[in-house]
This is a predicted structure of a 72-nucleotide RNA (transfer RNA) from a Candidatus Berkelbacteria bacterium. The organism belongs to Candidatus Berkelbacteria, within Bacteria. It matches the Rfam family "tRNA". Its family is annotated with triplet codon-amino acid adaptor activity in the Gene Ontology.

RNA sequence: GGACGCGUAGCUCAGCGGUAGAGCGUUUGGUCCACAUCCAAAAGGUCAGAGGUUCGAGUCCUCUCGCGUCCA
Numbered sequence: 001g002g003a004c005g006c007g008u009a010g011c012u013c014a015g016c017g018g019u020a021g022a023g024c025g026u027u028u029g030g031u032c033c034a035c036a037u038c039c040a041a042a043a044g045g046u047c048a049g050a051g052g053u054u055c056g057a058g059u060c061c062u063c064u065c066g067c068g069u070c071c072a
Base pairs, nucleotide, nucleotide: 001071002070003069004068005067006066007065010024011023012022013021018055026042027041028040029039030038048064049063050062051061052060
């Protein structure tokens, strides 16, 4: 330099163009003498950034950034 893949909650990851989710974690309440377990609830997301297509984009297109693999 070229090709490809990935970037979504604190972590690991889902998510046919139509309300952004799960598990773990955190917080609060319940349960318990207490802790753990268990039960209920809540908080937590500029969906890497910009632009485009579309009535509507996490999703499709282009560019940029970061990480990884391969080729040279």